This is a predicted structure of a 98-nucleotide RNA (Bacterial small signal recognition particle RNA) from a Planctomycetota bacterium. The prediction has a mean pLDDT of 80. It was read from a public genome assembly, where an Rfam model found it. Its Rfam family is "Bacterial small signal recognition particle RNA". Rfam links the family to the GO terms signal recognition particle, plasma membrane targeting and SRP-dependent cotranslational protein targeting to membrane, signal sequence recognition. The family's RNA type in Rfam is non-coding RNA gene. Rfam describes the family as follows. The signal recognition particle (SRP) is a universally conserved ribonucleoprotein involved in the co-translational targeting of proteins to membranes. Lineage of the source: Bacteria > Pseudomonadati > Planctomycetota.

RNA sequence: CUCCGGGUCCCGAGCGAGCGGGCGGUGCGAACCUGGUCAGGCCGGGAACGGAGCAGCCAUAAGCAUGCGGCUCGUUGUGCCCGGGGUGCCUGGCGGUC
Numbered sequence: 001c002u003c004c005g006g007g008u009c010c011c012g013a014g015c016g017a018g019c020g021g022g023c024g025g026u027g028c029g030a031a032c033c034u035g036g037u038c039a040g041g042c043c044g045g046g047a048a049c050g051g052a053g054c055a056g057c058c059a060u061a062a063g064c065a066u067g068c069g070g071c072u073c074g075u076u077g078u079g080c081c082c083g084g085g086g087u088g089c090c091u092g093g094c095g096g097u098c
Base pairs, nucleotide, nucleotide: 001095003093004092005091006090007089008088009085010084011083012082014080015079016078017076018075019074020073021072022071023070024068025066026065027064028063034059035058036057037056042051043050044049
């Protein structure tokens, strides 16, 4: 120095990981402007009863949380693998030359 190969690097595909988002599960969640049940009190009634309905309780909306991990989206100087690229750099081998 030629050639061949490997690595770094780049592209594509795949499987995982981290981080973030969405859906779902679970929990919490409205003095009143959600629902149900409505004590008390109030109203109607001669009465029997009826009515509206606050608190409470129950269920939930918006929303919040989640040591649920099920599905999905994005991202990454994250890991591995497959295929390909290849000016540069690193490295191995045969050969040639000084």